[in-house]
Molecule: small-subunit ribosomal RNA
Organism: Maribacter flavus
RNA sequence: AAGUCGAGGGGCAGCAUUUCCAGCUUGCUGGGAGAUGGCGACCGGCGCACGGGUGCGCAACGCGUAUGGAACCUGCCCACUACAGGGGAAUAGCCCAGGGAAACUUGGAUUAAUGCCCCGUGGCACCAUUUUACGGCAUCGUGGAUUGGUUAAAGCCUUCGGGCGGUAGUGGAUGGCCAUGCGUCCCAUUAGCUAGUAGGUAGGGCAACGGCCUACCUAGGCAACGAUGGGUAGGGGCCCUGAGAGGGGGGUCCCCCACACUGGUACUGAGACACGGACCAGACUCCUACGGGAGGCAGCAGUGAGGAAUAUUGGACAAUGGGCGGGAGCCUGAUCCAGCCAUGCCGCGUGCAGGAAGACGGCCCUAUGGGUCUUAAACUGCUUUUGUACGGGAAGAACAGUGGGCACGUGUGCCCUUAUGACGGUACCGUAAGAAUAAGGACCGGCUAACUCCGUGCCAGCAGCCGCGGUAAUACGGAGGGUCCGAGCGUUAUCCGGAAUCAUUGGGUUUAAAGGGUCCGUAGGCGGGCCGUUAAGUCAGGGGUGAAAGUCUGCGGCUCAACCGUAGAACUGCCUUUGAUACUGGCGGUCUUGAGUCAUGGUGGAGUUGCCGGAAUAUGUAGUGUAGCGGUGAAAUGCAUAGAUAUUACAUAGAACACCGAUCGCGAAGGCAGGUGACUAACCAUGGACUGACGCUGAUGGACGAAAGCGUGGGGAGCGAACAGGAUUAGAUACCCUGGUAGUCCACGCCGUAAACGAUGGAUACUAGCUGUCCGGGCCCUUGAGGCCUGGGCGGCCAAGCGAAAGUGAUAAGUAUCCCACCUGGGGAGUACGUUCGCAAGAAUGAAACUCAAAGGAAUUGACGGGGGCCCGCACAAGCGGUGGAGCAUGUGGUUUAAUUCGAUGAUACGCGAGGAACCUUACCAGGGCUUAAAUGUGGUCUGACAGCUUUAGAGAUAGAGUUUCCUUCGGGCAGAUCACAAGGUGCUGCAUGGUUGUCGUCAGCUCGUGCCGUGAGGUGUCAGGUUAAGUCCUAUAACGAGCGCAACCCCUGCCGUUAGUUGCCAGCAUUUAAAGAUGGGGACUCUAACGGGACUGCCGGUGCAAACCGCGAGGAAGGUGGGGACGACGUCAAAUCAUCACGGCCCUUACGUCCUGGGCCACACACGUGCUACAAUGGCCGGUACAGCGAGCAGCCACUUGGCGACAAGGAGCGAAUCUGCAAAACCGGUCACAGUUCGGAUCGGGGUCUGCAACCCGACCCCGUGAAGCUGGAAUCGCUAGUAAUCGGAUAUCAGCCAUGAUCCGGUGAAUACGUUCCCGGGCCUUGUACACACCGCCCGUCAAGCCAUGGAAGCCGGGAGUGCCUGAAGUCCGUCAC
Repeated sequence: AAGUCGAGGGGCAGCAUUUCCAGCUUGCUGGGAGAUGGCGACCGGCGCACGGGUGCGCAACGCGUAUGGAACCUGCCCACUACAGGGGAAUAGCCCAGGGAAACUUGGAUUAAUGCCCCGUGGCACCAUUUUACGGCAUCGUGGAUUGGUUAAAGCCUUCGGGCGGUAGUGGAUGGCCAUGCGUCCCAUUAGCUAGUAGGUAGGGCAACGGCCUACCUAGGCAACGAUGGGUAGGGGCCCUGAGAGGGGGGUCCCCCACACUGGUACUGAGACACGGACCAGACUCCUACGGGAGGCAGCAGUGAGGAAUAUUGGACAAUGGGCGGGAGCCUGAUCCAGCCAUGCCGCGUGCAGGAAGACGGCCCUAUGGGUCUUAAACUGCUUUUGUACGGGAAGAACAGUGGGCACGUGUGCCCUUAUGACGGUACCGUAAGAAUAAGGACCGGCUAACUCCGUGCCAGCAGCCGCGGUAAUACGGAGGGUCCGAGCGUUAUCCGGAAUCAUUGGGUUUAAAGGGUCCGUAGGCGGGCCGUUAAGUCAGGGGUGAAAGUCUGCGGCUCAACCGUAGAACUGCCUUUGAUACUGGCGGUCUUGAGUCAUGGUGGAGUUGCCGGAAUAUGUAGUGUAGCGGUGAAAUGCAUAGAUAUUACAUAGAACACCGAUCGCGAAGGCAGGUGACUAACCAUGGACUGACGCUGAUGGACGAAAGCGUGGGGAGCGAACAGGAUUAGAUACCCUGGUAGUCCACGCCGUAAACGAUGGAUACUAGCUGUCCGGGCCCUUGAGGCCUGGGCGGCCAAGCGAAAGUGAUAAGUAUCCCACCUGGGGAGUACGUUCGCAAGAAUGAAACUCAAAGGAAUUGACGGGGGCCCGCACAAGCGGUGGAGCAUGUGGUUUAAUUCGAUGAUACGCGAGGAACCUUACCAGGGCUUAAAUGUGGUCUGACAGCUUUAGAGAUAGAGUUUCCUUCGGGCAGAUCACAAGGUGCUGCAUGGUUGUCGUCAGCUCGUGCCGUGAGGUGUCAGGUUAAGUCCUAUAACGAGCGCAACCCCUGCCGUUAGUUGCCAGCAUUUAAAGAUGGGGACUCUAACGGGACUGCCGGUGCAAACCGCGAGGAAGGUGGGGACGACGUCAAAUCAUCACGGCCCUUACGUCCUGGGCCACACACGUGCUACAAUGGCCGGUACAGCGAGCAGCCACUUGGCGACAAGGAGCGAAUCUGCAAAACCGGUCACAGUUCGGAUCGGGGUCUGCAACCCGACCCCGUGAAGCUGGAAUCGCUAGUAAUCGGAUAUCAGCCAUGAUCCGGUGAAUACGUUCCCGGGCCUUGUACACACCGCCCGUCAAGCCAUGGAAGCCGGGAGUGCCUGAAGUCCGUCAC
């Protein structure tokens, strides 16, 4: 925040005025007088039921909409009719007396009214009676007449004109009340609910109808079109979103409802069961004298609490509106204003133009220079919104009231005059100075507009989704730059959209989630042809309503806009009326094609039940017969001398029915198979006799329903869960074997599920073909198991279409219609709880929390498979020789060390980088030094005594000392020093790179263009049939061609020819010598080195379409690629190398650079790789005698001579080499050794030497003498090689002073064995198949578990909240009865 009226009343406490009195005298104090203005409290009237707040409750006639009230009420307001006569008794207040702390209260006396009562009058009101006219919608309504009965009233003011009131009644208006149709959330894991319940009769009550209440009677009422129960919720106009349909919401404003501390109750009143009234009960707070009392902000402010969060204890009644009043006026936290908050919407500003030295600075780069911030700034000019200062300054105000005037019969209307502004000195206007007062936030990987640097290094962090970050991050943090918006910008929450992702518009169900296991059938939904009728649906026109605000459109007002005004549209709805009748529906009639019936003929492993049969198996008895049987990958358990197995005969038992048999038939599905009888049902064809739409589908419901399982009773041969034993195995609760119980079988009763599948619901119609088969029918000449046509099934292939594809395709997954069922990401989970069913097992129905960013389908390319097919390779096999054992050499690991520099690590590292580590190399370590050493360039300065030489110290680098010499045309040249600039790094990253290399692999593959196929990935080509060493070639072919690979072209070698003839050669002719191409000559030969030829399956025979293959073929030096080399496709291994080189980034700069001395890379308990030498007689040793090729050489190769046992040394010719240099060895001949740790083997060690080199200690090679180790052919395992190969023998060269070389690369000599073959091991190629793999099987992936954490559950119990029902007590209050007043 609700009062007001003194013009209803008695009055008068306080205030003011006037007047009187007293004290006292400008005046003050006290007292008297309702006399006046006024008025507290009281009686009375009206209001307080409006306005304002909130959303607890409510799933309801609460709300919305449309109707009805003939079943109702309505103060104030309007119109009309009539009336207001007389009288009476009280009671507040005031006064007196009392109780109480207070709140409050008791008694007495007296008094008024527009308070109350009585009498009179009275009606069109009400009740009852008689009656009539009209109307309607059933009860009835309206009007008129008649008789009887009942109840009314108030005065006040007055300028005397009048005004305001009062009573009864009719009508209107407004407001309310009741009833009805339709609409109004979720859960069926809520399916049955109901006794005043449903209805009737009578009564009561109410403004009024009504079980609203009571008595009696009847037994109904509601519900799958969702009752009852539970949960949630105020409803609407409207708001957000959306193309719409929808979805979400109900804050401001408007309408309705509900509520007012919680629950209940009535009173007053026109209206309430009453927010600021009453009573009772309860909780809470407060006061108290402890006896009692008081209170209710979900009014406006404000406080506390809660919370992520929400404002001032403001001004005014000036306007609008409300209450009272005759009025002035009073009241009004309604309202109008102001304050706070960028909370939203709208508008405005923070300046505009010029201005390049394109500045400084920042940032970036390809960095002597550019780019960008950037015309940006400075600077110059201009403008002044806003702000500041000063000045002016509104509209909102016109009613009313007072006075006057006009029209005029009242009264009303009009005109004039005058008063009134909270906001507010506000909006607005003017003047002045001055760019002056004013910019931030987010973002910059994609979505999504916007990019670089630095820092960081799976850390710190980001993140809406995908995902970023592990050393070059446009994704983190910072910076520069940019983008978007802008007094805002981001974040979070919520809703709609996108999402056709609940699909009415507008989805699906073979395999992605999804067809019920099958049929019958109720409700329901849908339904053939023709005619008539009706007009419910439907369509059209008219009427009513759909409040205002809001929305949209036009126009207008604030300077614009937001905002507001005005007009129109819209409000898709409901009601009503008139009409239309095609379609749907209702009713009536009719038809036969859907459906059914009938007749004739036919079909089947359809069902139920009885009887019968043979083979096999097992068992029993008997015979024959003897040592095994059985079983397996191999075995064992088991059976068997007590006679098995095998075999013969007889007997018994149970179960299942070979062949026929099928790509077959039947059934609704499950399912059904020896033969035969009975009973039952179905289907098909033909006929077209009968009925006349009787149909289709089918929620709930019912029946059937494999196997397993359960109950009762039988039966039990074989098989066989469980179980036992034997094997297998790491284990083997399995696979295999030997046994074996339930069960399998029968009868009866349950269960009700399956990959119950065509993973494909049922019905009807339509839409190209070809072909097979089963059961029927017709026609043709049934001449043939024949041809043609046709109906019903079961199959195959395909057109169109459909489909994501695979596929489907008249038996649809096509085109359409009807009905049912089901789906809505994966997991949790077909689980839990509840319910129903079941004897049980379990079945049916069927969630959520939580969690994940997927799960899934089809197809593609690869890869893989203890998948398949074909094929190749010293891959295996067949052979030869090795390695692994020994000693040594060498490399590696490990260890050690000051350092043992670094790299290489399965194949594809390990005699590798290194094709030469004593110093050097050298990169490592220790120590000592330098700070620009070396090279080059430019510029400056200086010196011609620096360099050179000698010398001292020192480990040396280096430092010091001595010595002596530049040229010149004087411009300078030359050399050196010094300074500056460019350096240097074998430091890191081969996972930032180039280049180079290894490997798969010299495997035959890898691709492209065009075309074609596929939505696409992709395929085809490149596959298939042959053939090849080969994707080599041929044939076929939606492919045709082409490229990189293969092959060939190149080099060496094998044969021949031509040319040439020195340094090579020497047949013939000469010369010389002991001999010799030594010489003259020669080009024949060999050879040399250039060019050619030759080999191509060319010829023959056979096979084959061809390609091609085969042949002890011919010819030929060579025959099918003649042999060897170089040559390595697309790619793989983030393979190797930053230490060859190059290079991005990072790091070091008196050192991670550089110089020097010494050391190390050479270590040594061990382990491995690659080799050498051996173990001996196919040999060792001694002697003798032959035959190569490739190459190399001047700081070199070195003949020859001499010395030395020898390495070698000293001399010394030739040769820069077809000219000179170099004994080839094995082999062959002869001798010796006789099987032994040796006359094998040579390690190790001692001694003495030679050579290279500045220097052989660590750490060289070689020679001589001596020493004489292991080793007697090598475990498991493993390597190489297919012919001039393996094996074996020596030789040469690169590097190099020398050499740790037994290594590497070449060269020739001698010179084998074997390959049946492709099963297996390894690797590879092609085709095909499966895949849950794609980092691609070294893949993927399942379950348990320690510890911790998150969510949820259980738990002896304990505590609390809510609800239902029964019973007891029972407040206020209402109604009734009685008594009293």